[in-house]
Molecule: RNase P RNA; transfer RNA
Organism: bacterium
RNA sequence: GGGGAGGAGGAGACGGUCGCGAAAGGGAGUGUUCCCUUUCGAGGAAAGUCCGGACUCCACAGAGCAGGAUGCUGGGUAACACCCAGGCGGGGUAACCCGACGGAAAGUGCCACAGAAAACAAACCGCCUCCUUUCCGACGAGCCAUCGACGGAAAGCCAAGGUAAGGGUGAAAAGGUGGGGUAAGAGCCUACCGCGGUUCCCGGUGACGGGACCGGCACGGAAAACCCCGUCCGGAGCAAGACCAAGUAAAGGGGAUAUGGGGUUGCUCGCUUCAUGCUUCCGAAAGGAAGCGUCCCCGGGGUAGGUCGCUGGAGGCAAUCGGGAACGAUUGCCCGAGAGAAAUGACCGUCCUCCCACACUCAGGGAGACAGAAUCCGGCUUAUCCCUCCUCCCCGCUU
RNA sequence: GCGGGCAUAACUCAGUUGGUAGAGUGCGAGCUUCCCAAGCUCGAGGUCGCGGGUUCAAGUCCCGUUGCCCGCU
Numbered sequence: 001g002g003g004g005a006g007g008a009g010g011a012g013a014c015g016g017u018c019g020c021g022a023a024a025g026g027g028a029g030u031g032u033u034c035c036c037u038u039u040c041g042a043g044g045a046a047a048g049u050c051c052g053g054a055c056u057c058c059a060c061a062g063a064g065c066a067g068g069a070u071g072c073u074g075g076g077u078a079a080c081a082c083c084c085a086g087g088c089g090g091g092g093u094a095a096c097c098c099g100a101c102g103g104a105a106a107g108u109g110c111c112a113c114a115g116a117a118a119a120c121a122a123a124c125c126g127c128c129u130c131c132u133u134u135c136c137g138a139c140g141a142g143c144c145a146u147c148g149a150c151g152g153a154a155a156g157c158c159a160a161g162g163u164a165a166g167g168g169u170g171a172a173a174a175g176g177u178g179g180g181g182u183a184a185g186a187g188c189c190u191a192c193c194g195c196g197g198u199u200c201c202c203g204g205u206g207a208c209g210g211g212a213c214c215g216g217c218a219c220g221g222a223a224a225a226c227c228c229c230g231u232c233c234g235g236a237g238c239a240a241g242a243c244c245a246a247g248u249a250a251a252g253g254g255g256a257u258a259u260g261g262g263g264u265u266g267c268u269c270g271c272u273u274c275a276u277g278c279u280u281c282c283g284a285a286a287g288g289a290a291g292c293g294u295c296c297c298c299g300g301g302g303u304a305g306g307u308c309g310c311u312g313g314a315g316g317c318a319a320u321c322g323g324g325a326a327c328g329a330u331u332g333c334c335c336g337a338g339a340g341a342a343a344u345g346a347c348c349g350u351c352c353u354c355c356c357a358c359a360c361u362c363a364g365g366g367a368g369a370c371a372g373a374a375u376c377c378g379g380c381u382u383a384u385c386c387c388u389c390c391u392c393c394c395c396g397c398u399u
Numbered sequence: 400g401c402g403g404g405c406a407u408a409a410c411u412c413a414g415u416u417g418g419u420a421g422a423g424u425g426c427g428a429g430c431u432u433c434c435c436a437a438g439c440u441c442g443a444g445g446u447c448g449c450g451g452g453u454u455c456a457a458g459u460c461c462c463g464u465u466g467c468c469c470g471c472u
Stems, first nucleotide, its partner, number of pairs: 001395010012351007020041009043370001047381002050379005055237004062269004067233005072086005087101001088099004102228002107226002110221002124167002126163004131156007139148003175193006194217001195215003199212005241308004252298006260274005277292006315334008352368005400471007409424004418455001426442005448464005
């Protein structure tokens, strides 16, 4: 000098003019309201609503099943699918980055096409043995036609067997390489590598790592297929909920009336609550039926007001201490939107940063993003012009 | 604020244990007819909303994202 990796921070500044919302104070007006002054008024993501909590109600929340979430290990935390540290696997020369990373020897199912065969392996071509035929060699017998047995070569439509080296198909073909072995071959045997082990030793809290021994290999992939195993999860959500005010509606439909209905936001149990009610009729009784009442659901109807919840909180910042870190403890200081379908804006000037153009300067033109609080926090994910700082890696040059 | 669903050809829709993307209408050509319509035959036309991941292989499974639709006091 060039190229990268990780992290932290900022998110234009100042002034003027015109506005918007809230609070406090003052003034005007019968009043809805209006005017003046002062102070305050979006974010790192306020977003998506993807997780986790606080809070509130359902019964201060039970058990089992179903369902959902999650998944290496150890910590952190109110909790988490988050964070920190480590292990293993993958990527990168490296800094570093990524990982849904339990189980496929519990079970069921899947692996199209191609291929002989796709998971209890199999046998298309090939190789080999046997068998049959022919030819050749040499041997024996002989009735001189031939016959028998041996060795070799070639062929074989059909038929018997061995084999998994080689070919070919595929994403994937049942360990790889060398040597031995064999009729041909093969973990058939052996050495090394790979793989597996509920074995032993060492290190580590552990995931795991290293070594020894054992096993000739039995165990293909996929669980982001069903599933199995471990852990966690009651439901609803500030439109929660409380109080006040205003207002309605009954009639109607359906179910139940105690071996029952409602609640427990899927089911069962358990728990809890409710009036196991009243009348009439049938009946000897047991019991049954109808009506009324009560409970639940549907439907119909009313209200669309106010106050609280509401923002001071698992809050920020600094110091010290503990810890390797996430984080925790103590002390001190500080606090800054809280409305209602909802305010936080626009313009001008100067300066700042970047881009265009130019040999350079001035002048000129352009750009300054993504976006927008709604009960509140902790995360994740997504969007984002540009700038600053810190640490580290690689390459080149110089010393 | 809470929750549910959809996106596939020009249009309307199918597409299940993941294995070559289909139908109807429309469009083009041909046959038929004197001509048109109807009918028959053939053909073209697809980033499966977008980006990643799992897998040998994704319209389908998983994650993120964009747009649209619907319900709830």